Two RNAs folded together computationally: RNase P RNA and transfer RNA, 451 nucleotides in total. It holds a member of the Rfam family "Bacterial RNase P class A". Rfam classes the family as a ribozyme.

RNA sequence: CAGGCGUGCCAGGUACUCGCCGACGGCUCUGGCCGUCGGAGGAAAGUCCGGGCUCCGCAGGGCAGGACGCCGGGUAACGCCCGGUGAGGAAAACCUUGAGGAAAGUGCCACAGAAAUCAGACCGCCCGACCGAGUUUCAGUUGGGUAAGGGUGAAACGGUGGGGUAAGAGCCCACCGCGCGAUCGGUAACGAUCGCGGCACGGUAAACCCCGUCCGGAGCAAGGCCAUGUAGAGGGGCGUCAUAGGGUUGCCCGCCCGAGCCCCUGGGUAGGCUGCUUGAGAGCUGGCGGUAACGUCAGCGCCAGAGGAAUGAGUGCCAGUCGCCGUUGAGCGAUCAACGACGAUUACAGAACCCGGCUUACGGAACACCUGGACC
RNA sequence: GGCCCCAUCGUCUAGCGGUUAGGACAUCGGCCUCUCACGCCGGUAACCGGGGUUCGAGUCCCCGUGGGGUCGCCA
Repeated sequence: CAGGCGUGCCAGGUACUCGCCGACGGCUCUGGCCGUCGGAGGAAAGUCCGGGCUCCGCAGGGCAGGACGCCGGGUAACGCCCGGUGAGGAAAACCUUGAGGAAAGUGCCACAGAAAUCAGACCGCCCGACCGAGUUUCAGUUGGGUAAGGGUGAAACGGUGGGGUAAGAGCCCACCGCGCGAUCGGUAACGAUCGCGGCACGGUAAACCCCGUCCGGAGCAAGGCCAUGUAGAGGGGCGUCAUAGGGUUGCCCGCCCGAGCCCCUGGGUAGGCUGCUUGAGAGCUGGCGGUAACGUCAGCGCCAGAGGAAUGAGUGCCAGUCGCCGUUGAGCGAUCAACGACGAUUACAGAACCCGGCUUACGGAACACCUGGACC
Repeated sequence: GGCCCCAUCGUCUAGCGGUUAGGACAUCGGCCUCUCACGCCGGUAACCGGGGUUCGAGUCCCCGUGGGGUCGCCA
């Protein structure tokens, strides 16, 4: 210098002018006006998870359903985060990981192939018999042996090498793999070593399922208060003292309310206040503990709370990026670097009850590390 | 704002995880006819995008994109 990889960070700055929203204070002719202070994000987004909060009969049991799934830790909680183990990928930094169970059961494995799971002789190899060529072999028919080779497939009852054999075969041996056991290390997942077993056990659970853990439902249009109302309108059906119906869990039981309930027709209100922002101690700064996520202690400040919804625009200077031009320098040159001027541009995006995450969109710069090249 | 649902030729749709994704209408070409229509034959044309599971994905899982419902889901 080029390419890559990871981590945390910023989200243009500042001055002036003109506006917008909110709170407080003041003035007022009740229309407003003035002053001070505050006014979007890392994703405010998707609404994919988890909670707070609120209401429901406080949520009990069963069935069904859903989510998660290596180990340890963090947390209010999580499907999130941190650290580790195994597996996979990369040349490396490093990355990915829905990673329980297929020796409980069931299902599926198309096409191809001889055979797809207690599978299977198509070609081939070997042995015997018969027959023909005709002589130590070749062709054919037939009876057997054989999973080493070929071929099919995503996958063919372990792999490589040697021995062995008629040819072969865990038939035997060594190493690797697999299973079982012991010892050691580790909290554990797991790893290492040693011994035993000749091998039985194909894949698929993001197929049904089994095992373990967890889950009551709904959502601020929750919920509370006030106000308004041809008004508690007309017709039909069911029921009336322990029963119809209802109680925001899909079904059943249990529990609670219970004299009204349901349908049709025709109408009405669709204002306002609150919930509301100080919070699981969230935010910033510092100390301590911890590898880390995080915890804890001290200090500081309160930082949008509004309804279809405010935070914008202009100019100057500075900063970044791009284009073009000029000057200087390096180089044979293509070109590169520095400085200056001009022009353009400054990503993604917009709070709606609030938090913790994930995911997606997106501009920039810094630092650590890896690989390659050049120079000293 | 919340909640819920859907996506396959131009349109309407079918599709146990297994050939080249099937059908109807439309469209294009040919045949038939004096010509048009009808009819017959043939063609073009699609799985919303990206990842993953699997030998194999339109189908299963995840993320996104687009669309729809809303006094016939919510005061």